[in-house]
Predicted 3D model of a 542-nucleotide part of an RNA (small-subunit ribosomal RNA, 5' domain) from a Candidatus Krumholzibacteriota bacterium. It matches the Rfam family "Bacterial small subunit ribosomal RNA". Its family is annotated with structural constituent of ribosome and ribosome in the Gene Ontology. The coordinates come from a structure-prediction model, not an experiment, and the mean pLDDT is 84. NCBI's taxonomy places the organism under Bacteria, Candidatus Krumholzibacteriota.

Context: one part of a larger RNA
RNA sequence: GAAUGAACGCUGGCGGCGUGGAUUAGGCAUGCAAGUCGAACGAGAAAGCGGUUUUUAAUCGCGAUUAAAGUGGCGAACGGGUGAGUAACGCGUGGGAAACCUGCCUUUGAGUGGGGGAUAACAUUUCUAACGGAAUGCUAAUACCGCAUAACAUCACAGGCCGCAUGACCUGUGAUCAAAGAUGGCCUCUACAUGUAAGCUGUCGCUUGAAGAUGGUCCCGCGUCCCAUUAGCUUGUUGGUAGGGUAACGGCCUACCAAGGCAUCGAUGGGUAGCCGGCCUGAGAGGGUGACCGGCCACACUGGGACUGAGACACGGCCCAGACUCCUACGGGAGGCAGCAGUCGAGAGGCUUCGGCAAUGGGGGAAACCCUGACCGAGCGACGCCGCGUGGACGAUGAAGUUUUUCGGAAUGUAAAGUCCUGUCAUACGGGAUGAAAAGCCAAUUGGUUAAUAACCUUUUGGUCUGACAGUACCGUAAGAGGAAGCUCCGGCUAACUCCGUGCCAGCAGCCGCGGUAAUACGGGGGGAGCGAGCGUUAUUC
Numbered sequence: 001g002a003a004u005g006a007a008c009g010c011u012g013g014c015g016g017c018g019u020g021g022a023u024u025a026g027g028c029a030u031g032c033a034a035g036u037c038g039a040a041c042g043a044g045a046a047a048g049c050g051g052u053u054u055u056u057a058a059u060c061g062c063g064a065u066u067a068a069a070g071u072g073g074c075g076a077a078c079g080g081g082u083g084a085g086u087a088a089c090g091c092g093u094g095g096g097a098a099a100c101c102u103g104c105c106u107u108u109g110a111g112u113g114g115g116g117g118a119u120a121a122c123a124u125u126u127c128u129a130a131c132g133g134a135a136u137g138c139u140a141a142u143a144c145c146g147c148a149u150a151a152c153a154u155c156a157c158a159g160g161c162c163g164c165a166u167g168a169c170c171u172g173u174g175a176u177c178a179a180a181g182a183u184g185g186c187c188u189c190u191a192c193a194u195g196u197a198a199g200c201u202g203u204c205g206c207u208u209g210a211a212g213a214u215g216g217u218c219c220c221g222c223g224u225c226c227c228a229u230u231a232g233c234u235u236g237u238u239g240g241u242a243g244g245g246u247a248a249c250g251g252c253c254u255a256c257c258a259a260g261g262c263a264u265c266g267a268u269g270g271g272u273a274g275c276c277g278g279c280c281u282g283a284g285a286g287g288g289u290g291a292c293c294g295g296c297c298a299c300a301c302u303g304g305g306a307c308u309g310a311g312a313c314a315c316g317g318c319c320c321a322g323a324c325u326c327c328u329a330c331g332g333g334a335g336g337c338a339g340c341a342g343u344c345g346a347g348a349g350g351c352u353u354c355g356g357c358a359a360u361g362g363g364g365g366a367a368a369c370c371c372u373g374a375c376c377g378a379g380c381g382a383c384g385c386c387g388c389g390u391g392g393a394c395g396a397u398g399a400a401g402u403u404u405u406u407c408g409g410a411a412u413g414u415a416a417a418g419u420c421c422u423g424u425c426a427u428a429c430g431g432g433a434u435g436a437a438a439a440g441c442c443a444a445u446u447g448g449u450u451a452a453u454a455a456c457c458u459u460u461u462g463g464u465c466u467g468a469c470a471g472u473a474c475c476g477u478a479a480g481a482g483g484a485a486g487c488u489c490c491g492g493c494u495a496a497c498u499c500c501g502u503g504c505c506a507g508c509a510g511c512c513g514c515g516g517u518a519a520u521a522c523g524g525g526g527g528g529a530g531c532g533a534g535c536g537u538u539a540u541u542c
Base pairs, nucleotide, nucleotide: 001542002541003540004539006538007537008536009535010534013388014387015386016385017384018383019381020380026344027343028342030341031340032339035074036073037072040071041070048062049061050060051059052058081299082298083297090224091223092222093221094220095219096218097217100216101215105212106211107210108209109208110207111206112205113147115145116144122137123136124135125134126133127132153176154175155174156173157172158171159170160169162167181204182203183202184201185200186199190197191196192195225271226270227269232262233261234260237259238258239257240256241255242254243253244252274296275295276294277293278289279288280287281286301322302321303320304319305318324335325334326333327332352378354377355376356375360374361372362371363370364369391421392420393419394418401412402411403410404409425483427478428477429476430475431474435469440464441463442462443461444460447457448456486531487530488529489528490527491512492511493510497526498525499524500523501522507514508513
C1' cells in the first nucleotide's frame, strides 16, 4: 500500500447493488417449512336456506360431483441447513467396468385372458389419566393371491465364431416367470332395437422385452498440511482354494491352506483440517485463504440397527440404548430448529416471530387447481463497493469577533454580511410502468386417427384471464438556500507552526524517541495538512 462475513471510538443526509451467528455441531417457547389425486375405491356429514305439516316433533330438497376421516397410487431419497467428523480413492484430475443398477421421461416390439379369498373405513361392545389399543360383524378397489398364455427375458446343455485374459457374441433344444383398470365420444359392424351395451373408437394407465437419456455405484494412475523430541507396524493381517453375500468386483464374510503384506521414496502413531472452481495479495514466481455463488463429500440430540422403496440405512420415518426437557391419575407416555422467522446462553460481534406464489423451479393431478419459509420481494445494520448532495456567481473601507505582535501591524479572509441566481436529493401534490407469457376456456383452422363432419391428439389465428413487489421505479408541477460535515493528524519517517499551561509531574509513543521552567513531540487556544458520510484504532493475510 492492498484486502476483510470484521469489531471498537467519534460522527452520520439520500439512493443502487451486494452482504450479515466466523464463538456453544450449546439448549429451545410459538407459528409455518410435504403434500396431492374423487378421472383407482367403498362410505359420506354439518351450519345455513327453502318446502310439507296446526307451532313443536317429524320429513323432503338444496348445501353436496362438498368437508373431514379411511383403503390405494405417486411424492416424501428432491429442494433447504450445517461443517462436527474425515489426511481418506474424501476431494481434484485423467482413465476403466468383458464386474454393475437406474422410478418418472423418449423411441420401439409383444400382450392386457379368466378366477378367488380378505381387510380398513363403518356399526356394536370394551380397556386406558393420557398416548393408544382389543373383540365381534359388514364392504370395495389400479390393494392382495392363484390359474392360463408368453418371448429377442432368465437358467441349463450342445455347436459355431471372436477377443490381451477372466470371457463376449450367434444358432439349436429343454425348463421357468406377467398384467388392472379408469374416463370421454359414437352407432359402421354385432346384440337387444327410438337408444344403449359386454360393440366400435380416442386418451390416460397396467405387464414383459430391446435401445436411449438422466442419475448413481465400484476400481485404478497421479496430486492433496505439520511433527522423527513418533521407527518399526500388521493376524482377516497378505495371498490361495471352496462356499456365502451383493445390483456388481473384492477378506466384503466364513472354513481350510500357505506365511506373507507395509515402511527412511517416511509405514505406524500424534496434532490440525471438509476438498475444489475460486477469493485476497503480488510485476510475476509464489504466499495466504476456502464467507457469499457453483460442484463433490459428510452429518441431522449422542451411539447402534435394519424396514419400506427404483433410489435411504432416511433432518421435519421406524426400532433399541443413553443424556436432557415436558406431561402423568405414578401404571406409563411425548419430544429433537446444523429448515424460515424468533428466544435464552456464551461472546468484541451478525437482521423481521414480514408479503406473495405474480415470475422461475419442484411435487401431485387428465385438467382446473392444490402445496411449496425453494424462490421472488419488502424490512433492519455506513458491514462493503459505487453514485449524488450539503449550493453557485459576484462581493474589500479586507467589517466585527478571535489569535498573535517588535504595538507599526499580521492572520482567519471572498471567508462572512450583502446582491443576483439555480433547484439535484429530501418535502408536498398529480400521472404512472417493464417484469405476463403461457396453461386453461371459447371460436375458427391444418394434419392424424376413425365407420364418422362426434370425441381425442396435433398446427396456426383471434378473444378472455393472471402483479406480492407497488401507487414502487420513472415523469411532471410547486415552494424555498431553506432540512443535510465530520474525523484524524501537524518532531523525523510524513503533507502541515505558533501562543499559553505543565515542569522526568501529568502525560505521549508504530520506530527513533519527547517531558527535569523559554516543549513546533504532553494538555488547551488560534492557524494549517489529509481524507470525507465517513475518519481513525485494533485484529488478521500478502